[in-house]
């Protein structure tokens, strides 16, 4: 003196979509409830995820292929983008570096 990396606290960002099944409403759809897919999370959980970013999120996007009852349901676009939100403390660490000495 110590970069990553990882945990803790206090702050902050963020998304919350489909609907084949049932009920209600309906001439029909569209709308509400219940349940159902898929996820770490489906609008209040104060839970879940992120907080310098190579993947929280957002633009591109009424985007492209595959899939399905249907949806960013998977993959691509993405090592993309002058888009995105920090501090501290502790471990690592009698570890490393560096200086002085002897």
């Nucleotide at each position: 003196a110590u970069a990553a990396u990882u945990u803790a606290u206090u702050a902050g960002g963020g998304g919350u979509g489909c609907u084949a099944a049932g009920u209600c409403a309906c001439a029909g759809a569209a709308g509400a409830c219940u349940g159902g897919c898929u996820g770490a999370g489906a609008u209040c959980a104060u839970a879940c995820c992120c907080u310098u970013a190579u993947a929280a999120c957002c633009u591109g996007a009424u985007c492209c292929g595959g899939g399905u009852a249907a949806u960013a349901c998977c993959g691509g676009c993405g090592u993309a983008g002058u888009g995105a939100a920090a501090a501290u403390a502790a471990a690592c660490a009698g570890a490393u570096g560096a200086a002085a000495a002897a």
A computed fold for a 102-nucleotide RNA, annotated as TPP riboswitch aptamer (THI element). Model confidence (mean pLDDT): 75 of 100.